RNA sequence: GCCCGGGCCCUGUGCAUCGCCGCCCUCCGAACCGUGUCAGGCCCGGAAGGGAGCAGCACUUAGGAGGUUCCGGCGAGUGCCGCAGGUCGCCUGGGUUCC
Numbered sequence: 001g002c003c004c005g006g007g008c009c010c011u012g013u014g015c016a017u018c019g020c021c022g023c024c025c026u027c028c029g030a031a032c033c034g035u036g037u038c039a040g041g042c043c044c045g046g047a048a049g050g051g052a053g054c055a056g057c058a059c060u061u062a063g064g065a066g067g068u069u070c071c072g073g074c075g076a077g078u079g080c081c082g083c084a085g086g087u088c089g090c091c092u093g094g095g096u097u098c099c
Base pairs, nucleotide, nucleotide: 001096002095003094004093005092006091007090008089009086010085011084012083013082014081015079016078017076018075019074020073021072022071024067025066026065027064028063034059035058036057037056042051043050044049
């Protein structure tokens, strides 16, 4: 000087962890401009009946609150977990050649 290996460090990447969002579950949630049922009253009718429909009740949209196992997405001063690269970063071991 060359080749190979190991450790540290750096980079990329996979996985895990954490956080956020979404999916999902529960609750709340509309005077009228959601749905259903529509008391009373109103309208049509000789009547039988019918009609529209306020309040109430129920279900919920948008939205809000809480819960999060699994699933999807995004992001890390996380891990010393895996893989690859960097000897133009550091340390170290072996082989070989030359002086």